[in-house]
């Protein structure tokens, strides 16, 4: 001097499943097990973008949808390759 690291604050916010259990742990319709979805309210939410703050010039490969088990799919982030 200085953030791609850390904390606060303001918009945006992708995703946000199905069974079972735990006295109740989304809620309302409507459909699937060849399924694990469709609205809508409610919350949750990494993550972007911005402003402020802070130190030690250095930090990491993973993070996200209340808990647990069994499953199914996405997201965002980083890396790398090709256009």
């Nucleotide at each position: 001097u200085g953030a791609c690291c850390u904390c606060c604050g303001u918009a945006c916010a992708a995703c946000u499943g199905g069974c079972g259990g735990a006295u109740c742990a989304a809620g309302u319709g409507g459909a699937a097990c060849c399924a694990a979805c469709c609205a809508c309210u409610a919350g949750g939410g990494a993550g972007u973008a911005u402003g402020g703050a802070g130190u030690u010039a250095a930090u990491u490969a993973g993070c996200c949808g209340a808990c647990c088990g069994c499953c199914u799919g996405g997201g965002c982030a980083c890396a790398a390759u090709a256009u």
Molecule: ZMP/ZTP riboswitch aptamer (pfl RNA motif)
Organism: Firmicutes bacterium UBA5486